[in-house]
RNA sequence: UUCUUAUCCAGAGUGGCGGAGGGACUGGCCCUGUGAAGCCCGACAACCAGCAUUUUUCAUUUGAAUGUAUGGUGUUAAUUCCAGCAGGUAAAACCUGAAAGAUGAGAA
Numbered sequence: 001u002u003c004u005u006a007u008c009c010a011g012a013g014u015g016g017c018g019g020a021g022g023g024a025c026u027g028g029c030c031c032u033g034u035g036a037a038g039c040c041c042g043a044c045a046a047c048c049a050g051c052a053u054u055u056u057u058c059a060u061u062u063g064a065a066u067g068u069a070u071g072g073u074g075u076u077a078a079u080u081c082c083a084g085c086a087g088g089u090a091a092a093a094c095c096u097g098a099a100a101g102a103u104g105a106g107a108a
Stems, first nucleotide, its partner, number of pairs: 001108008013041001015040003021031003025084004042076003047072003050068006080100001085097004
């Protein structure tokens, strides 16, 4: 980088360094010197691993359920901020599905 698969309406800072941009892309609409990105710390969170308990078994392994931030990631304004394609309604508004994107796990 590509493919497969699961999830994306919950949660999380009056911290330190830093100095102007950021919210993937496009259009909106927002955030930002009352301090953006980035880094550190803190926090949130059970996706993978580990561990504990329960269950299954004669027993071990395996499987399943629950718990636990120990390790690997991830996240920490706004639903993935909203819409971008298709469908439903006369329209607004709204709803459903897809695409795109993000993250985890597995594979090439």
Molecule: SAM riboswitch aptamer (S box leader)
Organism: Clostridium carboxidivorans